[in-house]
Context: one part of a larger RNA
């Protein structure tokens, strides 16, 4: 290592009944709770029966007898059971090769977009997908069966609408001034000097022009957010109740030491002989809270936590046997 038995005790083992073990055993027959979406739950649980051969019976089935470890008589088929909590509704999907789950999908709700050459995605294009479909359709987002529900806040961010106003590019139009060149006229005897059309500047200023931004509204099952101090009632104690900052508004219905509670082993009650676990209450909740969904919840689960029957070498503590396998040695 693979396997088998074992006094007396029976989970004292351990993180954990992990690995054993035991009762059942999809058959007749009786029976069978809470809950429950009425479908389950439920083979709930329990608890009886079981061959063969005579006689009686119409049968069911009774009576009596026989055998054997054993009668669903072999093989094969075959998940111990019960109580209560959490999470997830469910069947189902994931990490091939250390995670199967409470993560993921999910049907159900919801929100935006999207009138068709449709949105959106692919592709320098052409073209394709959507879709040979037409809003009960296609596209992204979000929570996640049902059942009761989804409270306040639009200051911030974001999205959407809006146009009076303010602010703003590069182009490109007109335009001043300024430089370049100078027709023409004037003056001079000539050099020149004055005048200055027109033409020109990657050269400069100005007027004119979008979105956006500011600006004005909306929007939350959009990114989110949801106070603080003092005082007060005829024993204390508490404070319905007032006071006064502050804010865009001060957590509302639930549930709550919780898969979330730091102090904590909170504090009661229940279970044990004894429990930091459990189960129920309590709640100033260090740091809950409503589709980042709130709280219930039948049924489901190779999910997690707690008790319990049965049962056992897990254990008190060990023993013994059978096979095998490496090494010694012979």
């Nucleotide at each position: 290592g693979u396997c088998c038995u074992c006094a007396a005790g029976g989970a004292a083992c351990u993180c954990g009944g992990c690995a054993a073990a035991a009762a059942a055993g999809c058959g007749g027959c009786c029976g069978u709770a809470a809950g429950u979406u009425a479908g389950c739950g439920a083979u709930a649980a329990g608890g009886c029966c079981u061959g063969c051969c005579a006689c009686c019976g119409c049968a069911a089935g009774g009576u009596g007898g026989c055998c054997g470890c054993a009668g669903c008589g072999a093989a094969a088929g075959a998940u111990u059971c019960c109580c209560u909590g959490c999470c997830a509704a469910c069947u189902g999907u994931u990490u091939a090769c250390c995670a199967a789950a409470a993560a993921c999908a999910c049907a159900a709700c919801u929100c935006c977009c999207u009138g068709c050459g449709a949105a959106a995605u692919c592709g320098a294009a052409a073209g394709a997908u959507g879709a040979u479909g037409u809003a009960u359709a296609g596209g992204g987002g979000g929570u996640g069966a049902a059942g009761c529900c989804u409270g306040a806040c639009c200051a911030a961010u974001g999205c959407c609408a809006g146009a009076a106003g303010g602010u703003c590019a590069a182009a490109u139009a007109c335009u001043g001034a300024c430089g370049g060149u100078g027709a023409u006229a004037g003056c001079g005897c000539a050099a020149g000097c004055u005048u200055g059309a027109g033409c020109u500047g990657a050269g400069u200023g100005g007027u004119a022009u979008a979105a956006g931004c500011c600006c004005u509204g909306g929007u939350g099952a959009a990114u989110g957010u949801c106070g603080g101090u003092c005082g007060u009632a005829a024993c204390u104690a508490u404070a319905a109740c007032g006071a006064u900052c502050c804010u865009a508004a001060g957590g509302u219905a639930g549930c709550g030491a919780a898969a979330u509670a730091c102090c904590u082993u909170g504090u009661c009650g229940g279970g044990u002989a004894a429990a930091u676990u459990c189960c129920g209450a309590c709640g100033c909740g260090c740091a809950u809270g409503a589709a980042u969904g709130g709280c219930u919840u039948a049924a489901u689960g190779a999910g997690u936590g707690g008790g319990g029957a049965a049962c056992u070498g897990u254990c008190u503590c060990g023993a013994g046997g059978a096979c095998u396998u490496g090494c010694u040695c012979g």
Molecule: large-subunit ribosomal RNA, domain IV
Organism: soil metagenome